[in-house]
This record gives sequence, C1' cells and structure tokens, in this order.
RNA sequence: GGAGCCGGCCGGGCAGUCGCUGCUCUUGCCCGUGCAAACUGGCAAGGGUGGAGGAAAGUCCGGGCUCCGGCGGAUCGGGUGCCAGGUAACGCCUGGGGGGCGCGAGCCCACGGAAAGUGCAACAGAGAGCAGACCGCCCAAGUCCUCAGGUCGUGCAAGCGGCAGGGGACCGGCAAGGGUGAAACGGUGCGGUAAGAGCGCACCGCGGCCCUGGUAACAGGGCCGGCACGGCAAACCCCACCUGGAGCAAGGCCAAAUAGGGAAGCAGCCCAUUGCCGUCAGGCUUCGGGCAGCGCCGAUCCGCGCGCGCUUCCGGGUAGGCCGCUUGAGGUUCACGGCGACGUGGAUCCCAGAGGAAUGAUUGCCCUCGACAGAACCCGGCUUACAGGCCGGCUCCUUUG
Repeated sequence: GGAGCCGGCCGGGCAGUCGCUGCUCUUGCCCGUGCAAACUGGCAAGGGUGGAGGAAAGUCCGGGCUCCGGCGGAUCGGGUGCCAGGUAACGCCUGGGGGGCGCGAGCCCACGGAAAGUGCAACAGAGAGCAGACCGCCCAAGUCCUCAGGUCGUGCAAGCGGCAGGGGACCGGCAAGGGUGAAACGGUGCGGUAAGAGCGCACCGCGGCCCUGGUAACAGGGCCGGCACGGCAAACCCCACCUGGAGCAAGGCCAAAUAGGGAAGCAGCCCAUUGCCGUCAGGCUUCGGGCAGCGCCGAUCCGCGCGCGCUUCCGGGUAGGCCGCUUGAGGUUCACGGCGACGUGGAUCCCAGAGGAAUGAUUGCCCUCGACAGAACCCGGCUUACAGGCCGGCUCCUUUG
C1' cells in the first nucleotide's frame, strides 16, 4: 500500500414561524349532583413537559395477559433432535465436540437411529444390496483333436505304443483390469495364484472389549476379529424430550334500541319426601339426589358446573361511550462472579398511547446531499431490506527500512 474477516455506532443537523397529539397547571364557560363550598365530565385560551424503528417489516417461533369453571389422565395431532449451560420460555443465545468450506482471520450444519419394519434410486448397465459377466484375463485340473520335431520302448525296416512339450476346441475358473452409471459389495501396497480375489500380510477404514483424560458429546492409546447387506429418514417410520384451545376484533363496564319475534323437533324418566284433592286407581305440588342433554380443541375416560328448558333454521336491534392502554421478565451506569451467554447487588431515569389512526407545512444556513422505511396490548428472539459515514480488533499478500 492492497485485499478480506468479526464486532459496535450514526442514519440528516441547527435556528425561526404556523399547525397536530398524551399528561399536567392556571383562567373562563357549560351539563349533572349539591343549601353552599365543592366534585365528576366537556369545551376554549394560555404556560410547562413528552411524542415512531434498527428493523416499527415478515407473522416464523417463545411467552406475559384475558377468556373457555381443571397445571386432570390418556390417545390423536403438532414441535425439537450432538453435549453442557443461559433464559420466564423457545425452534433462540453462549461455550464445547464432530463434520464440511476457506492459505488464513473465520463461516456453515435439517448433527438421535439404516441388523425393528416398509419404501425409493428414471435411464444406462452383466449387475443397484445378502447382486452380477458386456469387453476382457486364465486354461492349473478333466475330456477330445493335432504336431515338423525331442525322448523311451518294440521291430530288420515301414510303423506302432508311451512320456514331456507346443497349439486348438469343449468343459471350467475370475470379478483384480476396462466399460455403464450420481452411486458397483471397503481403499493403497506387497505376497500368492493357471489367472485372480481379504486368499494371506502391513497400514487406513469397520466392529467388539479394555485403559487414560473429560460433567458430557467425544479424543488418545492398547488388544482381538478378515470383517455384518452400501446410499436416502429435509421418505413413511422407530427412539428421546416438549406440547390444552382461542386470541386485544381477547375480555370487562355503562347507556340505548329492537321483535321477551317466527317456524320445526324433543320436552322428560327414576328414587325418596312435604302438603292438598279423590270411594279406589290415581292426579297436582314442595324440597333433595341421580339420569338424558349442554360445557371444558378433534374423539374418549375421570372429575366438576348447568340441568325443565334444550337443539336447528329464518328474521330483527346495537356496532355509541369508558376501561383494557402503558411502570415493564424496563432503560442507563457502576461493582462483584463467570471463558461466555448471563447472574447478584448498588445508584439513577420514566422514555408514544392514536382511535379512519397524532410529529406536518414553510424560511434560512450547514452537510455524509439523506437508504430501508411509521407503533396500534406488551415483551424475548429469528429472518428479510438498507444510500452514505465513523470506530475497534484480527487475517493474508506485496514493497521498503
């Protein structure tokens, strides 16, 4: 000097004028209550003070909170998936292990199980999981044919017979070499063999056992075994752990209005009991218990609540006001503990609550010339988008001293 990696911060500023909104104070007016003082509420003017984000986005996770009267059992369904921690909790975060990528700083992982079972891998290829011979290599062993010739025996000789060797054919051996394919039944090397093959051996891989270190995931070492049929579970599945349902349009209060509307169906049963009526049979009625039925995600069990109204359909009214609504698993800072996430304690601060949805318009100056983009109950995360600028640490390359 260049190229990268990780972490943090800002993300238009200053001044003036007019305007919006929460809270609070002062003054005045109005409704209601009240003898009055005063109180609640509303309106206007003025003063003070506060007012969108690092992602407010996506609605992907986890909760707080509210309701469904149960932290009920179990099933279905759903979620997560190495180990140890953090946290209210999580699918998040921290640290570690293993695997992968990168020269490196670093980054990524949907990381339990394939001898529990089922399933998938087109086509090509001999063969795609307890498989397989297309091209090839061998022809030792067995059978047959042949040989100028070598050798032995026999024969006067021609020849005949045997042996060795060569060649060929059949039978046979191989899965090492080549090919096909995304993937071919462990890899490299040496020996062995007719040629080969874990056939044998060495190392690696795989499986089992043991020792050492570590909380553990795992790592290292030793011994034994030629060694079980590879891949995919982000396929179904098995295993471990977790898991009620809806959601602020939750839910609650006040006021007002309509049609205490219409139709169909079921409208009771059992036990016991009070009183009345009755010649008897029996009827009506009171209190209590149980059942049918309804409610607690689907379906079910237990338990509990309601249980003389329930179920279904059609139709009508209201959609007004107030609460929920912002003080929080809160922010900042310091100390201590911890590798860290974070925890404990002290100090300090209050930091938006709209309601068809509040910060807009305008003037001047500065400059990094302004990106992505606006709360709607709240918080912890993850993911996605982002012009420009600043700070810190680390890695690699080149050059010079």